[in-house]
This is a predicted structure of a 71-nucleotide RNA (transfer RNA) from a Minisyncoccota bacterium. The coordinates come from a structure-prediction model, not an experiment, and the mean pLDDT is 83. The source organism's lineage runs through Bacteria, Bacillati and Minisyncoccota. It matches the Rfam family "tRNA". By type it is a transfer RNA. Rfam's curators write: Transfer RNA (tRNA) molecules are approximately 80 nucleotides in length. The same sequence occurs in records of 2 taxa.
RNA sequence: AGCGGGAUGGAGGAGCGGUACCUCGUCAGGCUCAUAACCUGAAGGCGUCGGUUCGAUUCCGGCUCCCGCAA
Repeated sequence: AGCGGGAUGGAGGAGCGGUACCUCGUCAGGCUCAUAACCUGAAGGCGUCGGUUCGAUUCCGGCUCCCGCAA
C1' cells in the first nucleotide's frame, strides 16, 4: 500500500432524507432543619471539506483520527 467497522453535548448510547432523543452528569429552582433521594426547568452536540437533494446526522466522494483483519 490493501480490506472492514467507527467518529453524535462532559461520559455512555440510539437516531437509515423532514423538529436530533435516552440514561448519567452540570447549573438553577422546589421539597427538607440539612444532605442525599425525589420533582420542575435550563445550558450544552452531528470529526472536517465538498457533492446530490426543495431539504443531509442520514446518501456519495476526499481528508484526519480511532479500532480490527490481513501482510